[in-house]
Molecule: Glycine riboswitch aptamer
Organism: marine sediment metagenome
This record gives sequence, C1' cells and structure tokens, in this order.
RNA sequence: UUGGCUCUGGAGAGAGGCCUGAUAACAGGCCCACCGAAGGGGUAAGUGGCGCAAGCUAUUGAUCUCUCAGGUUUUUGGACAGAGGGGC
Repeated sequence: UUGGCUCUGGAGAGAGGCCUGAUAACAGGCCCACCGAAGGGGUAAGUGGCGCAAGCUAUUGAUCUCUCAGGUUUUUGGACAGAGGGGC
C1' cells in the first nucleotide's frame, strides 16, 4: 500500500391496485407508477497499432448514463467514508 474481517455512519423511490393462501401482519402472482449508492451494461480524453493523410482499430473510468438485476413504511440491503497505536 492492497485485500479481508469487526464496529460506526450511510441517500433515493407507492404503508400502490387486484387475485390467491387464510381475514390482518406475512408469503406468492399479475398490473401500473417510481429509485440508483449491491451487482451488471454503455460511454470521453489519453495511449498503442495500421495508414502519406483522412481515418480505422484495440485498450481504459465514474458518484455520468441505462435500469437487465435489485430496491420503493419499519426491518433488511446499501456505493462510499471513519476507526480498529502505546503508556499513565
């Protein structure tokens, strides 16, 4: 320095409608509306190669973008950040 682990902090978006189990919490299915900070896809300059050149091609990033996945009371999850020395 990097990774892992532990603790702490950590945003956003319908307590949506219908149906089923079984009346509610809960679980599942369908439908509509939304969110981006698990994951995933896409993308610049730059650099390399080819080429007289124009250009072609390869490579590289995100908190940008898309929402496949995931999520939309609490819970959970959660990018990212801080701490994880000694002596008295």